[in-house]
């Protein structure tokens, strides 16, 4: 270095929910609050799920979700 994750050490995000904005909406932003996460940092690659439009119906567009799987780039600490 890679790989792995401890009853190690510093630490570090912040889930339901409440309040404000915003946004057709799914949901984001900021606070308050912790559910939990060893990548719960970052980015939609493939897909599922959700929202919007359309379509007899399907195929389709657009958009959200990175805390929903995988895979992709980055990283703090070093037992075993």
């Nucleotide at each position: 270095c890679c790989u792995c994750g401890a009853c190690a050490a510093g630490g570090g995000c912040g889930a339901a929910c409440c309040c404000g904005c915003c946004g057709c909406g799914a949901g984001g932003c900021g606070g308050g609050g912790g559910c939990g996460c060893a990548a719960a940092g970052c980015a939609u690659g493939a897909g599922g799920c959700c929202u919007c439009g359309g379509u007899c119906g399907u195929g389709c567009g657009a958009g959200g979700u990175g805390g929903c799987u995988c895979g992709g780039c980055u990283a703090c600490c070093g037992a075993a």